[in-house]
Molecule: transfer RNA
Organism: Psilotum nudum
RNA sequence: GGCUAGGUAACAUAACGGAAAUGUAUUGGACUGCAAAUCCUAGAAUGACAGUUCGACUCUGUCCCUAGCCU
Numbered sequence: 001g002g003c004u005a006g007g008u009a010a011c012a013u014a015a016c017g018g019a020a021a022u023g024u025a026u027u028g029g030a031c032u033g034c035a036a037a038u039c040c041u042a043g044a045a046u047g048a049c050a051g052u053u054c055g056a057c058u059c060u061g062u063c064c065c066u067a068g069c070c071u
Base pairs, nucleotide, nucleotide: 001070002069003068004067005066006065007064010024011023012022013021018054026042028040029039030038047063048062049061050060051059
């Protein structure tokens, strides 16, 4: 330099052109003699910029980052 795959919450993963989900962690509460476990509750995310579309996490282009392959 070329090719392929990926980038979503603090972490690990879903989703798919039509209201972004779950688990762990964290906040507050219930329970308990105190804790743990359990239950309820709150906050927290689509790498960046453009384009297509009534509507984009999803499709397209460029760039950034990560991993692998070729040279």